[in-house]
This is a predicted structure of a 368-nucleotide RNA (Bacterial RNase P class A) from a Peptococcaceae bacterium. It matches the Rfam family "Bacterial RNase P class A". The family's RNA type in Rfam is ribozyme. Gene Ontology terms of the family: dimeric ribonuclease P complex, tRNA processing and ribonuclease P activity. The prediction has a mean pLDDT of 76. A source record names the gene rnpB.
RNA sequence: UGAGCCGGCCGGGUGAUCGCGGCUUCGUGAGCCGAAAGGCUGAAGCUGAGGAAAGUCCGGGCUCCGCAGGGCAGGAUGCUGGAUAACGUCCAGUGGAGGCGACUCCAAGGAAAGUGCCGCAGAAACAUACCGCCGAUGGGAGGUUUCCUCCACAGGUAAGGGUGAAAUGGUGAGGUAAGAGCUCACCGGCGGCCGGGUGACCGGCCGGCCGGGUAAACCCCAUCCGGAGCAAGACCGAAUAGAGGAGCAAUGAGGCGGCCCGUCUCGCUCCCGGGUAAGGUCGCUUGAGGCCGCAGGCAACUGCGGCUCCAGAUAGAUGAUCGCCGCCCUUCAAGGCACAGAACCCGGCUUACAGGCCGGCUCAGAUU
Numbered sequence: 001u002g003a004g005c006c007g008g009c010c011g012g013g014u015g016a017u018c019g020c021g022g023c024u025u026c027g028u029g030a031g032c033c034g035a036a037a038g039g040c041u042g043a044a045g046c047u048g049a050g051g052a053a054a055g056u057c058c059g060g061g062c063u064c065c066g067c068a069g070g071g072c073a074g075g076a077u078g079c080u081g082g083a084u085a086a087c088g089u090c091c092a093g094u095g096g097a098g099g100c101g102a103c104u105c106c107a108a109g110g111a112a113a114g115u116g117c118c119g120c121a122g123a124a125a126c127a128u129a130c131c132g133c134c135g136a137u138g139g140g141a142g143g144u145u146u147c148c149u150c151c152a153c154a155g156g157u158a159a160g161g162g163u164g165a166a167a168u169g170g171u172g173a174g175g176u177a178a179g180a181g182c183u184c185a186c187c188g189g190c191g192g193c194c195g196g197g198u199g200a201c202c203g204g205c206c207g208g209c210c211g212g213g214u215a216a217a218c219c220c221c222a223u224c225c226g227g228a229g230c231a232a233g234a235c236c237g238a239a240u241a242g243a244g245g246a247g248c249a250a251u252g253a254g255g256c257g258g259c260c261c262g263u264c265u266c267g268c269u270c271c272c273g274g275g276u277a278a279g280g281u282c283g284c285u286u287g288a289g290g291c292c293g294c295a296g297g298c299a300a301c302u303g304c305g306g307c308u309c310c311a312g313a314u315a316g317a318u319g320a321u322c323g324c325c326g327c328c329c330u331u332c333a334a335g336g337c338a339c340a341g342a343a344c345c346c347g348g349c350u351u352a353c354a355g356g357c358c359g360g361c362u363c364a365g366a367u368u
Base pairs, nucleotide, nucleotide: 001364002363003362004361005360006359007358008357009356010355012325013324014323015322016321017320018319020048021047022046023045024044025043026042030041031040032039033038050339054350055349057348058347059346060345061344062229063228064227065226074225075224076223077222078221079093080092081091082090083089094108095106096105097104098103109220110219114218115217116214117213118212130161131160132157133156134155137154138153139151140150141149142148143147169187170186171185172184173183174182188210189209190207191206192205193204194203195202196201233282234281235280236279244271245270246269247268248267252266253265254264255263256262289308290307291306292305293304294303295302296301326337327336328335
């Protein structure tokens, strides 16, 4: 200098004016809305979106309902150890894959529990001989008959060809009639023993023990999981409907009944309790909170101390104009400022994102 890898951070700035939401203080009088509960109107000060507020995909807090205990069903997860309130997240490792490397990626338990599936091709994808090789042995034929030759009939053979993603561990040598872990060397797997490690696993030695794949197919094993969600839920309050009680009227009117008593229905007033998202108040933002320092830990993270308060709306405020500066549209002017916007809260994941800043590391080349 060029090409890359990893991590962290910012994400228009500043000033003025006007406006909107919230809180505090002052004002305690008046007015308005409403049936009530309750709310509004002034001034000053302070404060007012994000790294993802998003998708609502996981996990937890909180609230109500349910619940002796256990099981079935269903769902999720799946190498090991740790972190945590918890997790499917994070950290540190193991194994595998990719890259010269920095580094990145992986749902990574079980296929000798059982079942299923393996398109096309191919003889065969579960037990298989299409081509080929052999035909030692058995059989048949012939001859010069202790043997030799021929046939390729029984049969042997997975070395070679061919098909396929995959063909019964791989390569080489020996061996054989031809072949074959049949034997041997090395490599891979499996099993046993020994050693190291908390563990996943790693290393060494021994044993020829060596008939596919697929579980994001059913399934098996292990672990975890009660349901619904702030329209949760609590409180306050009218109207209205239904039900109950008390009273009223020439002891009303009507039904049952021959009549009385009785009983039922109807009218008005008052009272009690209950229900109701679109009435009101609370829940509501001080919380696994943030920042700094010290200590422990490789780290995720934890402990201690100090400082600090950082939106709480309810159809939803967080805006507009002007000046200066920055950036973009090739220059100027005009214009624009990425993705996007809280809705009970928190920890993650995923997705979107113009432009810019910082740190660490790798490879290649050049110069000294």